[in-house]
Context: one part of a larger RNA
Molecule: large-subunit ribosomal RNA, domain VI
Organism: Patescibacteria group bacterium
RNA sequence: CGUGGAAAUUUGCGAGAAUCUUUCUCUAGUACGAGAGGACCGAGAAGGAGCAACCUCUGGUGUACCAGCUGUCCUGCCAAGGGCACUGUUGGGUAGCCACGUUGAGUCGGGAUAAGCGCUGAAAGCAUAUAAGCGCGAAGCCCAUCUCAAGAUUAGAUUUCAUAGACUCCUCCGAGACUAGGAGGUUGAUAGGCCGAAGGUGUAAGUCCCGUAAGGGAUUCAGCCGAUCGGUACUAAUAAGUCAUUG
Numbered sequence: 001c002g003u004g005g006a007a008a009u010u011u012g013c014g015a016g017a018a019u020c021u022u023u024c025u026c027u028a029g030u031a032c033g034a035g036a037g038g039a040c041c042g043a044g045a046a047g048g049a050g051c052a053a054c055c056u057c058u059g060g061u062g063u064a065c066c067a068g069c070u071g072u073c074c075u076g077c078c079a080a081g082g083g084c085a086c087u088g089u090u091g092g093g094u095a096g097c098c099a100c101g102u103u104g105a106g107u108c109g110g111g112a113u114a115a116g117c118g119c120u121g122a123a124a125g126c127a128u129a130u131a132a133g134c135g136c137g138a139a140g141c142c143c144a145u146c147u148c149a150a151g152a153u154u155a156g157a158u159u160u161c162a163u164a165g166a167c168u169c170c171u172c173c174g175a176g177a178c179u180a181g182g183a184g185g186u187u188g189a190u191a192g193g194c195c196g197a198a199g200g201u202g203u204a205a206g207u208c209c210c211g212u213a214a215g216g217g218a219u220u221c222a223g224c225c226g227a228u229c230g231g232u233a234c235u236a237a238u239a240a241g242u243c244a245u246u247g
Stems, first nucleotide, its partner, number of pairs: 001151001005161006014148004020048007032037001051104004058099004065092005070085006109143003116136004165243004169185005190236003193232005199225003206219005
């Protein structure tokens, strides 16, 4: 830009992805074979590699969470803290992101065939799978599975609307380089704050008690707490403008 304008839901022309494989058990030590050995067909169970999704479990990270510890400077001093020392270092760790973790798929089936194997059957009274005709038969082909998909210019279909709708702007995100996409904009839970919960750390400070003291105990499963969940208009999404069909 096109498909008259718009919102939503779709069909699928077509395109892409995937298609893998091993071992073991039963059938069965059966068929076969003198023995040694040892099946087809069929049924089942565990894996390997690659792929996808996810974070309940296990584990990793987690420089805005918690705690222990050292040196030094500072808050006048004690106590308690703050800065710096690779995030000072050490022990843990929520969300998110991940794999070493969890889950799932490859199946089954149908159609037409290849090599190959056949039925009926003449030319050629026989024979012949072929000349007419009819079958079986592959991890391969076409479907079937998953994804995209009407610029499929053949531009499709359905429903609804006609002062419809979209955008700028703003609050944001499971979305993201920017865009785009998605959730919202007071008729509001979109983000922050606050409240509660989960979860992490591991029992704060102050005070009291015991001990000469280092220290221990009680208050105290405390205190603190990023991303998680729920609630709550306290703060900010105000106000306003632009485009556009007006059939």